[in-house]
Molecule: transfer RNA
Organism: Patescibacteria group bacterium
RNA sequence: GGGCCGGUAGCUUAGUUGGUAGAGCGCGUCUUUUGCACAGACGAGGUCGAGAGUUCGAAUCUCUUCCGGUCCA
Numbered sequence: 001g002g003g004c005c006g007g008u009a010g011c012u013u014a015g016u017u018g019g020u021a022g023a024g025c026g027c028g029u030c031u032u033u034u035g036c037a038c039a040g041a042c043g044a045g046g047u048c049g050a051g052a053g054u055u056c057g058a059a060u061c062u063c064u065u066c067c068g069g070u071c072c073a
Stems, first nucleotide, its partner, number of pairs: 001072007010025004019056001027043005049065005
């Protein structure tokens, strides 16, 4: 320098004919307990790496770019 894969909540990640973003763990409140833990209910938390384009509508399609992994040179 080139090819491919990945970047989504604090962490691990799901999300394909484009249609208002979910789960597990963690966190907060409540119930339960003498108390803690476990369990259950509810809730907070995400401008989907960045910018632009296409579209009525983009995490998803296109272009550029940054970061990580891997292969080739």